[in-house]
RNA sequence: GAAAAAGGCGAACCGCCGGCAACGGCGGGACGCAAAGCUCCGGGCCUCCUCGAAGUCGGGAGGGAGGUGGCCGAGCUACCGAA
Numbered sequence: 001g002a003a004a005a006a007g008g009c010g011a012a013c014c015g016c017c018g019g020c021a022a023c024g025g026c027g028g029g030a031c032g033c034a035a036a037g038c039u040c041c042g043g044g045c046c047u048c049c050u051c052g053a054a055g056u057c058g059g060g061a062g063g064g065a066g067g068u069g070g071c072c073g074a075g076c077u078a079c080c081g082a083a
Stems, first nucleotide, its partner, number of pairs: 001080001008033002013028006031070001037076003041073003044068007
């Protein structure tokens, strides 16, 4: 990052499986992606659980565990070579 080339990935949805769930895996399928390759280090969002004290109950806050890399930042790696 191009009216280039060779390619790559694969949203939603559907089927099966796993999970309390968010969601993930495999297959089909393509909305898109120049890192839509990898990593939860920071933040956002999503799911589940929730102690003690205070007379009790409820709520809130806080805390814990997980998810999302196709929410963003950050780190690492990678094909091509026009302006």
Annotation: The RNA shown here (c-di-GMP-I riboswitch aptamer) has 83 nucleotides and comes from a soil metagenome. The coordinates come from a structure-prediction model, not an experiment, and the mean pLDDT is 84.